[in-house]
RNA sequence: UGAUGUGACGCGGGGUGUCCCAGGCUCCGCCGUGGGACUGGGGCUGAGAUCAAACCCGUCGAACCUGAUCCAGGUCAUGCUGGCGAAGGGACGUCGCAGAUGCCGACC
Numbered sequence: 001u002g003a004u005g006u007g008a009c010g011c012g013g014g015g016u017g018u019c020c021c022a023g024g025c026u027c028c029g030c031c032g033u034g035g036g037a038c039u040g041g042g043g044c045u046g047a048g049a050u051c052a053a054a055c056c057c058g059u060c061g062a063a064c065c066u067g068a069u070c071c072a073g074g075u076c077a078u079g080c081u082g083g084c085g086a087a088g089g090g091a092c093g094u095c096g097c098a099g100a101u102g103c104c105g106a107c108c
Base pairs, nucleotide, nucleotide: 001102004098005097006096007095008094009093010092011058012057013056014055017044018043019042020041021040022039023038025036026035027034028032064089065088066087070083071082072081073080
């Protein structure tokens, strides 16, 4: 000096679905075993299923978005699983620690 490993700080990026039960509200020239969003409770997958000092992720980037109202399988149902797919897009700086016996240099 430094491949690489790692820590701290600051900053930034991202998602929130599905099913069931209860309740009142609301919609309709069809008043229904109907539709809608909402509130409360519960089930499923998941790190996270909304508001939080949470969780995950930041280029070595599968966090997340697009394709996608996609395809196959499965489920009461759903990105539930797999494919699509290392396809396209995607959010970074500072300081520190260790450090091959690698590279450079000095001296003997």